[in-house]
Context: one part of a larger RNA
RNA sequence: UGACGGGGACCCGCACAAGCGGUGGAGCAUGUGGUUUAAUUCGAAGCAACGCGAAGAACCUUACCAAGCCUUGACAUCCCAUUGACAGCAUAUGUAAUGUAUGUUCCCUUCGGGGCAGUGGAGACAGGUGGUGCAUGGUUGUCGUCAGCUCGUGUCGUGAGAUGUUGGGUUAAGUCCCGCAACGAGCGCAACCCUUACCUUCAGUAGCCAGCGCGUAGAGGCGGGCACUCUGGAGGGACUGCCAGGGACAACCUGGAGGAAGGCGGGGAUGACGUCAAAUCAUCAUGCCCCUUAUGGCUUGGGCUACACACGUGCUACAAUGGCGUAAACAAAGGGAAGCGAGAUGGUGACAUGGAGCGAAUCCCAAAAAUAACGUCUCAGUUCGGAUUGUAGUCUGCAACUCAACUACAUGAAGCUGGAAUCGCUAGUAAUCGCGGAUCAGAAUGCCGCGGUGAAUACGUUCCCGGGUAUUGCACA
Numbered sequence: 001u002g003a004c005g006g007g008g009a010c011c012c013g014c015a016c017a018a019g020c021g022g023u024g025g026a027g028c029a030u031g032u033g034g035u036u037u038a039a040u041u042c043g044a045a046g047c048a049a050c051g052c053g054a055a056g057a058a059c060c061u062u063a064c065c066a067a068g069c070c071u072u073g074a075c076a077u078c079c080c081a082u083u084g085a086c087a088g089c090a091u092a093u094g095u096a097a098u099g100u101a102u103g104u105u106c107c108c109u110u111c112g113g114g115g116c117a118g119u120g121g122a123g124a125c126a127g128g129u130g131g132u133g134c135a136u137g138g139u140u141g142u143c144g145u146c147a148g149c150u151c152g153u154g155u156c157g158u159g160a161g162a163u164g165u166u167g168g169g170u171u172a173a174g175u176c177c178c179g180c181a182a183c184g185a186g187c188g189c190a191a192c193c194c195u196u197a198c199c200u201u202c203a204g205u206a207g208c209c210a211g212c213g214c215g216u217a218g219a220g221g222c223g224g225g226c227a228c229u230c231u232g233g234a235g236g237g238a239c240u241g242c243c244a245g246g247g248a249c250a251a252c253c254u255g256g257a258g259g260a261a262g263g264c265g266g267g268g269a270u271g272a273c274g275u276c277a278a279a280u281c282a283u284c285a286u287g288c289c290c291c292u293u294a295u296g297g298c299u300u301g302g303g304c305u306a307c308a309c310a311c312g313u314g315c316u317a318c319a320a321u322g323g324c325g326u327a328a329a330c331a332a333a334g335g336g337a338a339g340c341g342a343g344a345u346g347g348u349g350a351c352a353u354g355g356a357g358c359g360a361a362u363c364c365c366a367a368a369a370a371u372a373a374c375g376u377c378u379c380a381g382u383u384c385g386g387a388u389u390g391u392a393g394u395c396u397g398c399a400a401c402u403c404a405a406c407u408a409c410a411u412g413a414a415g416c417u418g419g420a421a422u423c424g425c426u427a428g429u430a431a432u433c434g435c436g437g438a439u440c441a442g443a444a445u446g447c448c449g450c451g452g453u454g455a456a457u458a459c460g461u462u463c464c465c466g467g468g469u470a471u472u473g474c475a476c477a
Stems, first nucleotide, its partner, number of pairs: 001477002004473002007471001009469005015461002019425005026316008034307002042053002064302007073125001077124002079121006088104006106115003127291002130289003136285002138280003141276001143274001148187006154163003167178003193268004198236007207226001212223003239262001242256005318418001322377005328371001334365003339358002344353003384415001389410006431453007
C1' cells in the first nucleotide's frame, strides 16, 4: 500500500421488511446428472452450467456406433502422359449404397500450339468437429451501469509511498458547492444517439360524410377534399426557467404555479482500470504435439429420442372471481413470391378442390383473446382436470417403424392449493389475456417482440445477502 475481520461508523441496492404471484407436492414438456448402450457425439459446472451453444436431431444436419467401400483423395496449387470429353441427357442393368455398360454433344488458332474439362501416374501436399482455452488472437460472461480507476507538475517522506481523490454539505453519480499544499488533466458519470408522451409546420393513392354530390343488401364503393385521425420529414417544448420556505448569501432540498410532460419524464443502446490461469482450439483464426490405405473421405442403417432413479427451468391443472354453449365488441407489432392465399364448394374436423387479389399503409395471413350480455352446471374427483390408451383419418416430405405435428370418436389417470426450503416483481410494473416473428419442407409449453385488462405494498434500515466510502486491528501478500 492492499487483502481480510463472526471490529466499530456512514451510505446504497426488490438486500431485508410491507405486499402480490409463484417454485418445492401432481401430470406432461424440456435441459442436466446417473445408469444403460455397439453408440447413447462434444462442450457448458455455485452465483455467472442445467428451455445453455441448438433461431428448431425422421434422412441430411452429425461430429457418435455397426457394416460396406475410396486412398494425391470430397476440396487447393504445381509436374508428366493421355483423351475430347467429363458432367448432363437417353436407354439397359444392378446394389442397402457409392456403381457398371452403350449412344449422344468442346472452344480459339499464325496449325507449332493454347484454353477448358476429364482420366491415369509420381510425389510435394490436401484433410482432421484429433489434443492442449494452463501456449494464444478474437469474441463473451461476471463483479456492475457499481462510481470508481489513474496521470502530469508541485509539495511532504531516507524509502516503499502519501497528497491531489481526504474534510463540511449535497447528489442517481469522484454530481456539484465550500474549504484545503496543492494546481490541472485523462478514462469512466452525465449529455450528445434511438424510441415513447404534447404541439406547430410541410406532404397526402391509408383516414373522413367533417361539408357537397352519386351510390349500396352492406360498404370511402365512386366523384371530390386534406379539416380531423394517421403516416414520416423538419422544428418547438423542460432549463430548478418562475414563486415561497429551508440552507453558508453556495451547491442543493421541500412545497406551489403554469404545463401534455417537473426536477434524470418513461424505456433502450452505451459496460472505466481491472478480477475470476472464468468460458470458447466444436463459429473463426492460430503456435506446438499427434493421425496419414487413417484420428482423413463416401454410403446405408442405427444412435443423439434409451430409463429403476435424482435435480433445474417451464406448461397445464386442482375449479363457481369457474367450466360449457349461444350470439355481440375493441388492438398493436410483424410476415408474404419455390410466398401469403380471399370469396365459393366439399368434409363433424384436421384439411381438400379451386384460384380472385397482392412484391403489398392498397391484397392476404387475420378469428384477437381475456371482457360484456343471455342460458346452463350447484360443490361432486364433478359438465373440474386432461395424462394415457384404442380405432379411423389429415398434412409435410424419397421416406413419419425406431422417431414428427395435427384432427375426429372412444378412453378418461394423478391432482382438492403442495413439508423443510426457495424465486420474481415498486407502475402501465406484478398478475392475467391473446397476437406476431426468427429458425423452418414438416415439427414450440422454448426464445425474441407486440398490444389488451390491470393491482397491492414500501413504517423503516435492527437483522440476512451484495456493493461503496473513510477509519481501526494485523494470522496474510

The prediction has a mean pLDDT of 82. The part of an RNA shown here (small-subunit ribosomal RNA, 3' major domain) has 477 nucleotides and comes from an uncultured bacterium. Its Rfam family is "Bacterial small subunit ribosomal RNA".